[in-house]
RNA sequence: GGAGCGAUAUCGAAGUGGUCAUAACGGGCCUGACUCGAAAUCAGGUAGACCUCACGGUCUCGUGGGUUCGAAUCCCACUCGCUCCG
Numbered sequence: 001g002g003a004g005c006g007a008u009a010u011c012g013a014a015g016u017g018g019u020c021a022u023a024a025c026g027g028g029c030c031u032g033a034c035u036c037g038a039a040a041u042c043a044g045g046u047a048g049a050c051c052u053c054a055c056g057g058u059c060u061c062g063u064g065g066g067u068u069c070g071a072a073u074c075c076c077a078c079u080c081g082c083u084c085c086g
Stems, first nucleotide, its partner, number of pairs: 001085007010027003018069001028046006047060005062078005
């Protein structure tokens, strides 16, 4: 220099054009039940930013654009990581 794959909430990860982003599912964490106490098990909860007195609302799928009635999903550029070729 060329090519491919990937980036989703605290972590992993599904979702591949539409009422599954109200972010599934698993781990972790918090609370409770059980226990003398713990482990295991069971139940519930658990992203951030902005606006608002509050109720409540809006936005966010690496970043910025584009296509579309509609984009995490398709297209373009860029950033970062991994792999391969030279």

The RNA shown here (transfer RNA) has 86 nucleotides and comes from an Oscillospiraceae bacterium. Its Rfam family is "tRNA". Its family is annotated with triplet codon-amino acid adaptor activity in the Gene Ontology. The family's RNA type in Rfam is transfer RNA. Lineage of the source: Bacteria > Bacillota > Clostridia > Eubacteriales > Oscillospiraceae.